Background:
The prediction has a mean pLDDT of 81. The RNA shown here (transfer RNA) has 74 nucleotides and comes from an Elusimicrobiota bacterium. The source organism's lineage runs through Bacteria, Pseudomonadati and Elusimicrobiota. The sequence is in RNAcentral, with records from ENA. Rfam family: tRNA. Rfam's curators write: Transfer RNA (tRNA) molecules are approximately 80 nucleotides in length.
RNA sequence: GGCGGGGUAGCUCAGCUGGUUAGAGCGCACGCUUCAUAAGCGUGAGGUCGAGAGUUCGAUCCUCUCCCCCGCUA
Repeated sequence: GGCGGGGUAGCUCAGCUGGUUAGAGCGCACGCUUCAUAAGCGUGAGGUCGAGAGUUCGAUCCUCUCCCCCGCUA
C1' cells in the first nucleotide's frame, strides 16, 4: 500500500434489511432488608451512537472522505 472486521453509557456488548421513548449485563449513587457486611430487591444518574459531509419527510442504520483499533496479505 491492498483487503476484511470493528468504533453505541465508566467496562463488555445488543440494536431484528431507515420510523415515532437508544437498550441489556456489570459497575456507580440512593433507598429497603440486616446488629453490621455480603447477597437479594427497588429507584435513579450517566450517551453530540469515532469526526465531517451527502441522500431522505426522517439516519446508530444507506453513500462518500477522514481518524483510531484488530486481523490477513504484498